[in-house]
A computed fold for a 72-nucleotide RNA from a Cytophagales bacterium, annotated as transfer RNA. It matches the Rfam family "tRNA". By type it is a transfer RNA. Rfam links the family to the GO term triplet codon-amino acid adaptor activity. Rfam's curators write: Transfer RNA (tRNA) molecules are approximately 80 nucleotides in length. RNAcentral holds the sequence, with entries from ENA.
RNA sequence: GGCUCUGUAGUUUAAUGGAUAGAACAGUGGUUUCCGGUACCAUCGGUGGGGGUUCGAUUCCCUCCAGAGCUA
Numbered sequence: 001g002g003c004u005c006u007g008u009a010g011u012u013u014a015a016u017g018g019a020u021a022g023a024a025c026a027g028u029g030g031u032u033u034c035c036g037g038u039a040c041c042a043u044c045g046g047u048g049g050g051g052g053u054u055c056g057a058u059u060c061c062c063u064c065c066a067g068a069g070c071u072a
């Protein structure tokens, strides 16, 4: 250089083009406890950037960025 794949919350990850983008762990608050832990309840937080298609995009297309693999 060429080709292929991946990018969603702090972490691990779901989501047929149509739900308020779902869950677990972590964080925070509360109940419980003499205190801590456990348990239970609540809460916080996300689609890599830009553009396009569409009534509607996490999903499809283009481009850029970051990462991984294959190849000479």
Base pairs, nucleotide, nucleotide: 001071002070003069004068005067006066007065010025011024012023013022018055027043028042029041030040031039048064049063050062051061052060